[in-house]
Transfer RNA from a Patescibacteria group bacterium, 74 nucleotides, folded computationally. The source organism's lineage runs through Bacteria and Bacteria candidate phyla. Its mean pLDDT, the model's own confidence on a scale to 100, is 80. The same sequence occurs in records of 2 taxa. Rfam family: tRNA. The family's RNA type in Rfam is transfer RNA. Rfam describes the family as follows. Transfer RNA (tRNA) molecules are approximately 80 nucleotides in length.

RNA sequence: GGGCGAUUAGCUCAAUUGGUUAGAGCGCAUGCAUGACACGCAUGAGGCAAGAGGUUCGAAUCCUCUAUCGCCCA
Numbered sequence: 001g002g003g004c005g006a007u008u009a010g011c012u013c014a015a016u017u018g019g020u021u022a023g024a025g026c027g028c029a030u031g032c033a034u035g036a037c038a039c040g041c042a043u044g045a046g047g048c049a050a051g052a053g054g055u056u057c058g059a060a061u062c063c064u065c066u067a068u069c070g071c072c073c074a
Base pairs, nucleotide, nucleotide: 001073002072003071004070005069006068007067010026011025012024013023019057028044029043030042031041032040050066051065052064053063054062
C1' cells in the first nucleotide's frame, strides 16, 4: 500500500434480507428470605446504536467517507 471482518447497556452478545416504544445473559440497585453472607425469588435503573454525511415516507439495518481493533496478501 491492497483486501476482508468487527464497533449496539459496565462486560459478552442478539435483533427474523428497512417498519412504529432496540432485547438477552452476567454484573449493578432495591425488596423478600437468613442471626448474617452466599444461593434463590420479585422489581428496577442503565444504550438513540464508533463519528459524519447521503438514500428513503421511514435506517442499528442500505451507500460513501473518517476513526479504532483484528486477520490475510504484498